[in-house]
């Protein structure tokens, strides 16, 4: 220098055009003498950034940045 993949709550991931979800973790309540387990409720995400297409974009297109792999 070229090619490919990935970027979504604190962590790991799903969601491939129509109001963003799951598991773990966190908070509160219940249960317990207490802890754990279990049950219920809740908080937490401008979907890496910018632009474009579309009635509508996490999703499609372009560029930029970061990370990983391959080639030179």
């Nucleotide at each position: 220098g070229g090619g490919c993949a990935c970027u979504u709550g604190g962590c790991g991931c799903a969601g491939u055009g129509g109001u963003a979800g799951c598991g773990c973790g966190c908070u509160u309540c219940g249960u317990u003498c207490a802890c754990a387990u279990c049950g219920a409720a809740g908080a937490g995400g401008u979907c890496a950034c910018a632009g474009g297409u579309c009635c509508g974009a996490a999703u499609c297109c372009u560029g930029u940045a970061g990370u990983g792999c391959c080639c030179a």